[in-house]
C1' cells in the first nucleotide's frame, strides 16, 4: 500500500436572544376563611434544579408489578422450544464448545431430536422414484439375407442418457458380458478401549452392504406454558336525575273504637248523559341526612434484575465486593425556535502545496408502568484487533 473480517463508541459543540414542561423557593393581583396572629385558592412573575433514545420504533419474545380464576397431582387435548455445556429474575436471548456447509484465511451460516413405530409425499424429465428398472448400449446360442446387417431366445447393468436424487465411491482382479462376485483403500453399521461433564471425537475388532429424501407433512420422544392487561387495580368524590330514612304540611263529611280499624255517605279512576254493582286510589318544585354511581381528582408513577468507577472469580456470557451519582414522569402529551463562531461533510474558484475565498450544511426518529432480549430502521465519523496480496528493509 490495496483488499477484507470482527468487535466497540460517539451520533454535532459554544454563547446571546424569546419560548415550553416539571419540582423548589420568592414576591405581586384578586376571591375565600378565621376575633386574630394567619391559613389556603387561582391568576400572572423573578430566581434556582431538571428535562428522550440508541433505537424512545415494531409490540415479536421473556419478565417485574395488579386483577380474575384456581384444594393438590396426573392423564389428554391445544399451543411453543428442540445438537451439548453453562448464564439469567426468566426467554425462542447471550456465551463456550461439537457437527454440518461456505471462504486461500481472518471468519460467516446453520428451523442441528427421531426417517429400522406408523401413515403420506417425491412435480417436470425418464424404461424406472423405493420390496426399482431396461430406452441406447454390452455378451452368448439360434436364425433370415444382399457378409454387415436384421429377428428371436437368454445373460447383464460396466458406458451412455433423463433428473434435486437411479439402491454405496475409487482402482485391481473376474467373467462371455457383467456384478461386493472376490481383493484393498476410502464410506456405511454394530461392539470394545480411550479422552472428555457432555454433544462428540480417536482408535481397533467384526459385518460385503441389510433400510434414498421430506419431520417450517401428520406423527413420536422430551421440556415448558391458567387469563387478562396501568384503559391493569386501589381510594375520594361534586351538579342533575334516580334510590332510601326521618321531620313537615297534607291526607273529604259523619259515626264507632285507645289505636289499627270498620260502617255509611260523597269524590277521583270512569270516557256524551243517568241509574246500579265490582275493583283501585291517595299528595308535595318542602327540610335533613344517608348509600351507589358518573364527571372529576389523588395514589399506582418512576430508586431500579439502576447508572458510573475500582478490585476480585471466570476463556467468556455473567457474578462478587468496595467508592461514588439520581437520570423526564407527562396525562393526549413539554424536551423548542432564531442568530453568532466553530467541527465533520459536500459544491464552486484559486494555489505545486500546505491552504484560501465564497455557498450548502448533521441522518433515522421520539418517552406515556417499569425491567431484560430480538428485529427493523439510521447521513457521517472515530477508535482497537485480525486476515490476505504486493513493495521496501
Nucleotide at each position: 500500500g490495496c483488499g477484507g473480517a470482527g468487535g466497540g463508541c460517539c451520533g454535532g459543540a459554544u454563547g446571546g436572544c424569546c419560548g415550553c414542561g416539571u419540582g423548589g423557593u420568592c414576591g405581586c393581583u384578586u376571591g375565600c376563611c378565621g376575633c386574630g396572629a394567619g391559613g389556603g385558592a387561582a391568576g400572572g412573575g423573578g430566581c434556582c434544579g431538571c428535562g428522550a433514545g440508541g433505537a424512545a420504533a415494531g409490540u415479536c419474545c421473556g419478565g417485574a408489578c395488579u386483577c380474575c380464576a384456581u384444594g393438590a397431582g396426573g392423564c389428554a387435548a391445544c399451543g411453543g422450544u428442540g445438537c451439548c455445556g453453562g448464564g439469567u429474575a426468566a426467554c425462542g436471548c447471550c456465551c463456550g464448545g461439537c457437527g454440518g456447509g461456505g471462504g486461500c484465511a481472518a471468519c460467516c451460516c446453520c428451523a442441528g431430536g427421531g426417517a429400522a413405530a406408523g401413515c403420506g409425499c417425491c412435480a417436470c424429465a425418464g424404461a424406472g422414484a423405493a420390496c426399482a428398472g431396461a430406452c441406447c448400449g454390452c455378451c452368448g446360442c439360434c436364425u433370415g439375407c444382399u457378409u454387415g446387417u436384421g429377428g428371436g431366445c437368454g445373460g447383464c447393468a460396466a458406458g451412455g442418457g433423463u433428473g434435486a436424487a437411479a439402491c454405496g465411491g475409487u482402482g485391481g482382479g473376474g467373467u462371455a458380458a457383467g456384478a461386493g462376485c472376490c481383493c484393498a483403500c476410502c464410506g456405511g453399521g454394530g461392539g470394545g478401549c480411550u479422552g472428555g461433564c457432555a454433544a462428540c471425537a480417536g482408535u481397533u475388532c467384526c459385518c460385503g452392504c441389510a433400510u434414498g429424501g421430506c419431520a417450517a407433512g401428520c406423527c413420536c420422544c422430551a421440556c415448558c406454558g391458567g387469563g387478562a392487561g396501568c384503559a391493569a387495580u386501589g381510594c375520594c368524590g361534586a351538579a342533575u336525575a334516580g334510590g332510601g330514612a326521618u321531620c313537615g304540611c297534607g291526607c273529604g263529611c259523619g259515626g264507632g273504637g285507645a289505636a289499627a280499624c270498620c260502617c255509611g255517605c260523597a269524590g277521583g279512576g270512569c270516557c256524551g248523559c243517568c241509574u246500579u254493582g265490582c275493583c283501585c286510589c291517595a299528595g308535595c318544585a318542602g327540610a335533613u341526612c344517608c348509600g351507589g354511581g358518573u364527571a372529576g381528582g389523588c395514589a399506582g408513577c418512576u430508586a431500579g434484575a439502576u447508572c458510573c468507577g475500582g478490585c476480585c472469580g471466570g476463556c467468556a456470557a455473567c457474578g462478587g465486593c468496595c467508592g461514588g451519582g439520581c437520570c423526564a414522569g407527562a396525562g393526549g402529551a413539554a424536551u423548542g425556535g432564531u442568530c453568532a463562531u466553530c467541527c465533520a461533510u459536500c459544491c464552486g474558484g484559486g494555489g505545486c502545496a500546505a491552504c484560501c475565498c465564497g455557498g450548502a450544511g448533521g441522518a433515522c426518529a421520539g418517552a406515556a408502568u417499569c425491567c431484560g432480549g430480538c428485529u427493523u430502521a439510521c447521513a457521517g465519523g472515530c477508535c482497537c484487533u485480525c486476515c490476505g496480496c504486493g513493495c521496501a528493509u

The RNA shown here (Bacterial RNase P class A) has 393 nucleotides and comes from Paracoccus alkanivorans.